[in-house]
A computed fold for an 839-nucleotide part of an RNA from Viridothelium virens, annotated as large-subunit ribosomal RNA, domain II. Lineage of the source: Eukaryota > leotiomyceta > dothideomyceta > Dothideomycetes > Viridothelium. The coordinates come from a structure-prediction model, not an experiment, and the mean pLDDT is 82. It matches the Rfam family "Eukaryotic large subunit ribosomal RNA". The literature on the family includes a 2002 paper in BMC Bioinformatics by Cannone et al., "The comparative RNA web (CRW) site: an online database of comparative sequence and structure information for ribosomal, intron, and other RNAs". Its family is annotated with structural constituent of ribosome and ribosome in the Gene Ontology. The RNAcentral record of the full RNA draws on Rfam.
Context: one part of a larger RNA
RNA sequence: GUCCGCUUUGAAGGAUGCUGACAUAAUGGUUGCAUGAGGCCCGUCUUGAAACACGGACCAAGGAGUCUAACAUCUAUGCAAGUGUUCGAGUGUCAAACUCGUACGCGUAAUGAAAGUGAACGGUGGUAGGAGCUUCGGCGCACUAUCGACCGGUCCUGAUGUCUUCGGAUGGAUCUGAGUAUGAGCAUAGCUGUUGGGACCCGAAAGAUGGUGAACUAUACAUGACUAGGGUGAAGCCAGAGGAAACUCUGGUGGAAGCUCGUAGGGGUUCUGACGUGCAAAUCGAUCUUAAAAGUUGUGUAUAGGGGCGAAAGACUAAUCGAACCAUCUAGUAGCUGGUUCCUGCCGAAGUUUCCCUCAGGAUAGCAGUAACGCCUUCAGUUUUAUGAGGUAAAGCGAAUGAUUAGAGGCCUUGGGGCUGAAACAGCCUUAACCUAUUCUCAAACUUUAAAUAUGUAAGAAGUCUAUGUUGCUUAGUUGAACGUAGACACUCGAAUGCAACGUUACUAGUGGGCCAUUUUUGGUAAGCAGAACUGGCGAUGCGGGAUGAACCGAACGCAAGGUUAAGGUGCCGGAAUACACGCUCAUCAGACACCACAAAAGGUGUUAGUUCAUCCAGACAGCAGGACGGUGGCCAUGGAAGUCGGAAUCCGCUAAGGAACGUGUAACAACACACCUGCCGAAUGAACUAGCCCUGAAAAUGGAUGGCGCUCAAGCGUGUUACCCAUACCUUGCCGUUAUUGCAGGUGCGAUGCGAUAACGAGUAGGCAGGCGUGGUGAUUCGUGUCGAAGCCUUGAGAGUGAUCUCGGGUUGAACAAUCAUCAGUGCAGAUCUUGGU
Numbered sequence: 001g002u003c004c005g006c007u008u009u010g011a012a013g014g015a016u017g018c019u020g021a022c023a024u025a026a027u028g029g030u031u032g033c034a035u036g037a038g039g040c041c042c043g044u045c046u047u048g049a050a051a052c053a054c055g056g057a058c059c060a061a062g063g064a065g066u067c068u069a070a071c072a073u074c075u076a077u078g079c080a081a082g083u084g085u086u087c088g089a090g091u092g093u094c095a096a097a098c099u100c101g102u103a104c105g106c107g108u109a110a111u112g113a114a115a116g117u118g119a120a121c122g123g124u125g126g127u128a129g130g131a132g133c134u135u136c137g138g139c140g141c142a143c144u145a146u147c148g149a150c151c152g153g154u155c156c157u158g159a160u161g162u163c164u165u166c167g168g169a170u171g172g173a174u175c176u177g178a179g180u181a182u183g184a185g186c187a188u189a190g191c192u193g194u195u196g197g198g199a200c201c202c203g204a205a206a207g208a209u210g211g212u213g214a215a216c217u218a219u220a221c222a223u224g225a226c227u228a229g230g231g232u233g234a235a236g237c238c239a240g241a242g243g244a245a246a247c248u249c250u251g252g253u254g255g256a257a258g259c260u261c262g263u264a265g266g267g268g269u270u271c272u273g274a275c276g277u278g279c280a281a282a283u284c285g286a287u288c289u290u291a292a293a294a295g296u297u298g299u300g301u302a303u304a305g306g307g308g309c310g311a312a313a314g315a316c317u318a319a320u321c322g323a324a325c326c327a328u329c330u331a332g333u334a335g336c337u338g339g340u341u342c343c344u345g346c347c348g349a350a351g352u353u354u355c356c357c358u359c360a361g362g363a364u365a366g367c368a369g370u371a372a373c374g375c376c377u378u379c380a381g382u383u384u385u386a387u388g389a390g391g392u393a394a395a396g397c398g399a400a401u402g403a404u405u406a407g408a409g410g411c412c413u414u415g416g417g418g419c420u421g422a423a424a425c426a427g428c429c430u431u432a433a434c435c436u437a438u439u440c441u442c443a444a445a446c447u448u449u450a451a452a453u454a455u456g457u458a459a460g461a462a463g464u465c466u467a468u469g470u471u472g473c474u475u476a477g478u479u480g481a482a483c484g485u486a487g488a489c490a491c492u493c494g495a496a497u498g499c500a501a502c503g504u505u506a507c508u509a510g511u512g513g514g515c516c517a518u519u520u521u522u523g524g525u526a527a528g529c530a531g532a533a534c535u536g537g538c539g540a541u542g543c544g545g546g547a548u549g550a551a552c553c554g555a556a557c558g559c560a561a562g563g564u565u566a567a568g569g570u571g572c573c574g575g576a577a578u579a580c581a582c583g584c585u586c587a588u589c590a591g592a593c594a595c596c597a598c599a600a601a602a603g604g605u606g607u608u609a610g611u612u613c614a615u616c617c618a619g620a621c622a623g624c625a626g627g628a629c630g631g632u633g634g635c636c637a638u639g640g641a642a643g644u645c646g647g648a649a650u651c652c653g654c655u656a657a658g659g660a661a662c663g664u665g666u667a668a669c670a671a672c673a674c675a676c677c678u679g680c681c682g683a684a685u686g687a688a689c690u691a692g693c694c695c696u697g698a699a700a701a702u703g704g705a706u707g708g709c710g711c712u713c714a715a716g717c718g719u720g721u722u723a724c725c726c727a728u729a730c731c732u733u734g735c736c737g738u739u740a741u742u743g744c745a746g747g748u749g750c751g752a753u754g755c756g757a758u759a760a761c762g763a764g765u766a767g768g769c770a771g772g773c774g775u776g777g778u779g780a781u782u783c784g785u786g787u788c789g790a791a792g793c794c795u796u797g798a799g800a801g802u803g804a805u806c807u808c809g810g811g812u813u814g815a816a817c818a819a820u821c822a823u824c825a826g827u828g829c830a831g832a833u834c835u836u837g838g839u
Base pairs, nucleotide, nucleotide: 041056042055043054044053057839058838059837060836061835062834065340067197068196069195070194071193072192074190075189076188077187078186079185082106083105084104087101088100089099090098110117111116125147126146127145128144129143132139133138149180150179151177152176153175154173155172156171161166200339201338203336207329208328209327210326211325212324218303219302220301221300222299223298224297225296226295229261230260231259232257236253237252238251239250240249241248242247265290266289267288270286271285273284274283305321307317308316342772343771344770345769346768347767352365354363355362356361366511367510368508369507370506371505372504373503374502379498380497382496383495384459385458386457387456388455394449395447396446401443402442403441406438408436409435410434413433414432415431416430417429418428419427420426463489464488465487466486467485468484469483470482471481473480514538515537516536517535519533520532521531522530523529543554544553545552558735559734560733561732562731563730564729568725569724570723571709572708573707577722579721580720581719582718583717584716591711602696603695604694606693607692608691609690610689611688612687613686614685615684623680624679625678626677627676629653630652631651635647636646659674663672664671736762737761738760739759740758741757742756743755744754773828775825776824777823778822779821780820781819782818784817785816792812793811794810795809797808798807799806800805
């Protein structure tokens, strides 16, 4: 100096009590209306619902995990090596209660397929840990680990014996059992779970058995009924004409036909007419078809459900037909859809593994809960130190493997082409291979090298040291190795940090569709695509911010008050600076904040900042003005070419300077003009590039979105500095609950299911557990309430409880009802296209 504890005093704040003021037209409660702020509709399946996904108008009543058998764990109670009375008997106040008996069940013995055999070494085996006890020497429960022993089985061994083929002592085995080793069970009840039963409730398409239908309609048979008027004009017949005849022609007559027009009748094409809560569960109108026949129709009879009947459409078989209708099996089954009813508190998931005729489902492990047991120094999503394992990233290819670009040198060997040569394995040139030294670029299935991260083990008492024992192993060897025995070293004890716990068991729910983000990663042109890894989220979760929003940023929630922040903001909407300082930007499409709601290549003498290289007071750049000559019309080529169609070359002189000429121009010249030089002027100039903002690039269908308005030395973009705003976050205080630790009834009664103290914590779907509220019966208790008014119903009245709910007052009404303790359950509704009734 800091921290902690105790004592005393004080301040702020809080609670209670007392007190003052106000006095029911209130500061309280409730209801209605108006305005402002926030605010999407519940239930459900789902990764995800406000959804353009489905159910839902409103009210009342009804409406869904039940009972039973068996089993498993746990709990309670009774008795206990046993237990279980209710089968039977006795007794009895005679359906109760009481007492008893044998069987039988389960347990007390296992093992083996079985015949069978059958659990103590000379006593509760040894070792280690171990609560506890202790005379501090030790003794050590339960339980755990391990080593032995015993019993049965299996395999070996095979003694005394002996009706010579039996017998099975003894000793063993790294074999085996749901065994023994001073028992723990049985019965009853309950919670939870599993299985069988209708099995939480509602719901099929199907299947089976037995019947009823041909009044509709299909077909057949029997017997009846019905069907204007025209047209055309077959055969046959008659007359006439012609002909040798056969026969032919003409005119009549005649009245045939699954012929024709068309009425009744039958049908039903088109208007896709009318109607379409109709006249009608198939009708009406016009149009259309047929209309002496495969016609229409009455009655009777026949054919029946895997059957009929069918001019065949799977048509018809009573508004039912790719298998009728009725009843029953039947509450058929559904891995599928929908629904599944009161409150509060504590904990709290999974969409992954393995298997399945498995992929809309189960089992299995995981994750979760509950109940216990052991127990006190261990434990860990961390670091350090030590020591392992590894072949990814990177790197490498003048290292191996594989791929790959370029020249250079070489000539042994090989191929192609060429030159010299008659030819030559003669010579020379060239090209490719090849060799040598280099060079360029690569690899998921290449690698010498080789990380980071991640990962295993260890950091001590089960240890270290000393002495010593056994052994068939080992050694030259009592040398070693393995395993023991005895002793020494326990308030330091073997790195750091952190949390107070840690370990074990039993039973069981839900889940087993997932999705998103950063990073890594596979397929794919890509995707709000598909598939993986690590971590974190959403799902299961609200709150502040991102205008809006499952997942982004901040931050996780008991009920309140005060203070302060995070992310994000501070012109107005909108709480908070039209703050400050310095730059940039003008957009006839400005811009305005991560995820995120897009824009690129390429351009700009828009503007700003910079870089590099040049020119320049020996006067640049720009502007105006002057000169821009001679050899020479250079050479070639050309019809021509004089600086300027074209080709090659590109000098010399004089100059301040002037190209054998950058262009215009001519047929060719000329002329103009440029480079170059000079005068005037007087200080900066030119070129290339870089990147800020801005612009171009930049076209789409309802009108439209920096969130809107709007904003221009910004309210835009970039940078910095302060101040301010507010979350259920943080801090402080009070209260509620839970958990843990802890102290207790101290002068009379009750009081441990109680009364205090301290600390930490409080999200939650599926799911688990605990404690409560309410309904209907039954029993007991309350000398319970009640015609001096029970229950019910109504209620701007008075209260209690976090809540389910409860109590009181008032009104109405008129006969039953409540509380507590037990017990039994047809016990709680918003949903099920739920059922019935009403509106």